Context: one part of a larger RNA
RNA sequence: GCCUACGAGUUACUCCUCACUGGCGAGGUUAAGUUCUUUAUGAACGGAGCCGUAGCGAAAGCGAGUCCAAAUAGGGCGCUUAGUCAGUGGGGGUAGACGCGAAACUUUGUGAUCUAUCCAUGGGCAGGUUGAAGGUUGGGUAAAACCAAUUGGAGGACCGAACCCGUUAACGUUGAAAAGUUCUGGGAUGACCUGUGGAUAGGGGUGAAAGGCCAAUCAAACUGAGAGAUAGCUCGUACUCCCCGAAAUGUUUUUAGGAACAGCCUCGGAUUAUGACGUCUGUUAGAGGUAGAGCUACUGAUUGGGCUAGGGGGCUUCACCGCCUACCAAACCCUGACAAACUCCGAAUGCUAACAGAUAUCUCCGGGAGUGAGGCUGCGGGCGCUAAGGUCCGUGGCCGAGAGGGAAAUAACCCAGAAUAGCAGCUAAGGUCCCUAAUACGUAGUUAAGUUGAUCAAACGAGGUGAGACUUCUAUGACAGCCAGGAUGUUUGCUUGGAAGCAGCCAUCCAUUUAAAGAGUGCGUAACAGCUCACUGGUCGAGAGGUCUUGCACGGAAAAUAAUCGGGCAUCAAACUACGAACCGAAGCUCUAUGAUUGCCACUACGUGGUAUAUCGGUAGGGGAGCAUUGAAACUGCAUCGAAGGUGUACGGCGACGUAUGCUGGAGCGGUUUCAAAAGAAAAUGUAGGC
Numbered sequence: 001g002c003c004u005a006c007g008a009g010u011u012a013c014u015c016c017u018c019a020c021u022g023g024c025g026a027g028g029u030u031a032a033g034u035u036c037u038u039u040a041u042g043a044a045c046g047g048a049g050c051c052g053u054a055g056c057g058a059a060a061g062c063g064a065g066u067c068c069a070a071a072u073a074g075g076g077c078g079c080u081u082a083g084u085c086a087g088u089g090g091g092g093g094u095a096g097a098c099g100c101g102a103a104a105c106u107u108u109g110u111g112a113u114c115u116a117u118c119c120a121u122g123g124g125c126a127g128g129u130u131g132a133a134g135g136u137u138g139g140g141u142a143a144a145a146c147c148a149a150u151u152g153g154a155g156g157a158c159c160g161a162a163c164c165c166g167u168u169a170a171c172g173u174u175g176a177a178a179a180g181u182u183c184u185g186g187g188a189u190g191a192c193c194u195g196u197g198g199a200u201a202g203g204g205g206u207g208a209a210a211g212g213c214c215a216a217u218c219a220a221a222c223u224g225a226g227a228g229a230u231a232g233c234u235c236g237u238a239c240u241c242c243c244c245g246a247a248a249u250g251u252u253u254u255u256a257g258g259a260a261c262a263g264c265c266u267c268g269g270a271u272u273a274u275g276a277c278g279u280c281u282g283u284u285a286g287a288g289g290u291a292g293a294g295c296u297a298c299u300g301a302u303u304g305g306g307c308u309a310g311g312g313g314g315c316u317u318c319a320c321c322g323c324c325u326a327c328c329a330a331a332c333c334c335u336g337a338c339a340a341a342c343u344c345c346g347a348a349u350g351c352u353a354a355c356a357g358a359u360a361u362c363u364c365c366g367g368g369a370g371u372g373a374g375g376c377u378g379c380g381g382g383c384g385c386u387a388a389g390g391u392c393c394g395u396g397g398c399c400g401a402g403a404g405g406g407a408a409a410u411a412a413c414c415c416a417g418a419a420u421a422g423c424a425g426c427u428a429a430g431g432u433c434c435c436u437a438a439u440a441c442g443u444a445g446u447u448a449a450g451u452u453g454a455u456c457a458a459a460c461g462a463g464g465u466g467a468g469a470c471u472u473c474u475a476u477g478a479c480a481g482c483c484a485g486g487a488u489g490u491u492u493g494c495u496u497g498g499a500a501g502c503a504g505c506c507a508u509c510c511a512u513u514u515a516a517a518g519a520g521u522g523c524g525u526a527a528c529a530g531c532u533c534a535c536u537g538g539u540c541g542a543g544a545g546g547u548c549u550u551g552c553a554c555g556g557a558a559a560a561u562a563a564u565c566g567g568g569c570a571u572c573a574a575a576c577u578a579c580g581a582a583c584c585g586a587a588g589c590u591c592u593a594u595g596a597u598u599g600c601c602a603c604u605a606c607g608u609g610g611u612a613u614a615u616c617g618g619u620a621g622g623g624g625a626g627c628a629u630u631g632a633a634a635c636u637g638c639a640u641c642g643a644a645g646g647u648g649u650a651c652g653g654c655g656a657c658g659u660a661u662g663c664u665g666g667a668g669c670g671g672u673u674u675c676a677a678a679a680g681a682a683a684a685u686g687u688a689g690g691c
Stems, first nucleotide, its partner, number of pairs: 001691006011095003015092010027051003033045004037040001055062002065077004098236002101233001105226003109222002116200009125190001127159003130155001134151006163187003169182003202218001204214003239626006249262005263371002265368006275362002278359009292345001293343002299339002304334003308329001310328002312325004374399010404415003419594004424590003430584003433568003439581001441580006452570002460555002464552010481539005487512003493505002518533001522531002595616003598612006627680001629677010645664008
């Protein structure tokens, strides 16, 4: 992992509540028990008790009323009638209460054959090395001290086996082993190692102390019991079909992943014409202060100017006055312009009401829920950086709980809401060269960048190219090219070491000769020189220059495993723009056939037909109808001429399933109705067994 078996809403109750069914009904009903038939789910008795028939008040109490109150006012709760007993089902309560699951707590015991420490009694340590104290002898001394040699054999001494340990590395890691092997390493006469026997026990021991160890278990061992502890948590929770179908919000919460009430769903009733009139459209009448706009209409903010209080600065004066002001500035005037907490104004939409039309809902009461983590997207906003697949509101849509077509793939985007079947048709979004269904369709343009061809790009730069508008020059010859000139006063003046058109300053930027030529456009020199331009003539012979707007292109353009529009590939296009025609394209719509649900109508009347040309996507969840299994009762059947079970085939049923039959098997098994359940497995890191 697979297979087989087992495996989760049960049972009890003088409990509560609702629905349905039945009995009796202003009543209903017996309990314990007794008696009798006779062993039954029996019959009769038994009225204790319980519920109802009257309420109100704290109570005394009063009573269809009562309480508050001074009240005959007013108000609260009641009255003008329906219950009760039993059965079945939905829900609740109390119990383990759908199943499995803690870590823990309490308590009774069992453990020191592992290991920690201790006690008692035994055992073990090859070999080699070093050579303490002390002694002896000699030297030495007044005597000592001291020195030398020798002897001696100390030591948590040295090297190193056994023994004990476990430093490093490799291997091993479903191992040979639930801690090892090999190399290497530490101690190895000691605080050493070890045998046997004994002691200390769980909030306790023991610990050269690591929270270590106390039997592969230790920040409190193991076993039994309380015990099915508790688990607002996780996981799981088993057959079919039909109808409806949510929520992820508000308030509160030792509350935030839980819950209570409300909201939203479902079922029944009010309900057959009455409890209401929901929704949409139109008309009419309203409330309102948003968008916008405005501010000489307020509150505040504010550009420039004017006018002018006040202040600053300057002048003047002994002082007071006074004067000036490119300074600051209230109020006022002109001008420009701002505001969620400004408004002289002011929509659209939305909201309220009435009426009309269309449609079919809405509300209330009662039973049952689930939900109370939401998400993306369009629009209006707050926070944030007018950041976020961010966050918080409002208002739509969708996903959630929604399949199908398109977007290559892709919950939410675009189209569109799947009852079933069809080898029929039409369309939507989106497409039509090939992959790939359908046009290499038509007309007129654009693009040369593979721009583009279904994900992004700016400021800025640019004789890319198309279109438009305005304007200047031009056959009295433009523009570009080529040929020629581009001079003189003068090196203007000043400055300067120099300054001559060209470092800088000034100017009347002048005048002359001219076809024209600046007291000079740029390069250049130390300064000159030199080159060039403006300007002019010639040559040439038709358009040339400028500004603005706009289409499509170009650069700007960097990301991590080769690249790419989904790919191939595509250039008067298979790109882009505009217009047009045709086609393809979905579970949409239509057609044909069929089923179910609900309402209405009809009838052979309780299940058929017609019809609405109605409805039938669906998670949590509510409701309805069924299938199968095991057993019981009654009735009724099959079977050695072959039961159950197994395994094929055919047929029937929307389905759970059923029927017939072949083979196998070898002894029991069904049908109908009713009842009762140990009543349906694919999941729980489910349990057991097998492979």
This is a predicted structure of a 691-nucleotide part of an RNA (large-subunit ribosomal RNA, domain II) from a Bacteroidota bacterium. The full RNA is in RNAcentral, with records from ENA. Lineage of the source: Bacteria > Pseudomonadati > Bacteroidota. Its mean pLDDT, the model's own confidence on a scale to 100, is 83.